[in-house]
């Protein structure tokens, strides 16, 4: 330095659910809350799923959502075997 990842240390994130707000919706943001996570940090780039719309009725096209669905790209704390 790279791979790798521990019943290690320090720190971090936060599923379901509840409340508030926003959105036609998928969902988002904030608060509470922790099932989990070494990238559960960032990027919708490819697939996938979902929503709204169009439609020639073919998930065909358009717009959007999901990064905790699988790949891909970029970056990062620690150091037992």
């Nucleotide at each position: 330095u790279g791979c790798c990842g521990a019943u290690a240390a320090a720190g971090g994130c936060a599923a379901a659910c509840c409340c508030a707000u926003c959105g036609c919706g998928a969902g988002a943001u904030g608060g509470g809350g922790a099932c989990g996570c070494a990238a559960a940090g960032c990027c919708g780039c490819g697939g996938g799923u979902c929503a709204g719309g169009u439609c020639a009725c073919g998930a065909a096209c358009c717009u959007g959502a999901c990064a905790g669905u699988c790949g891909g790209g970029c970056u990062c704390c620690c150091g037992a075997a």
This is a predicted structure of an 81-nucleotide RNA (c-di-GMP-I riboswitch aptamer) from Nitrospirae bacterium 13_2_20CM_2_62_8. Its mean pLDDT, the model's own confidence on a scale to 100, is 85. The model forms 95% of the base pairs in the Rfam consensus. Its Rfam family is "c-di-GMP-I riboswitch aptamer". About the family: GEMM was predicted in a large-scale screen for bacterial structured RNA regulatory elements.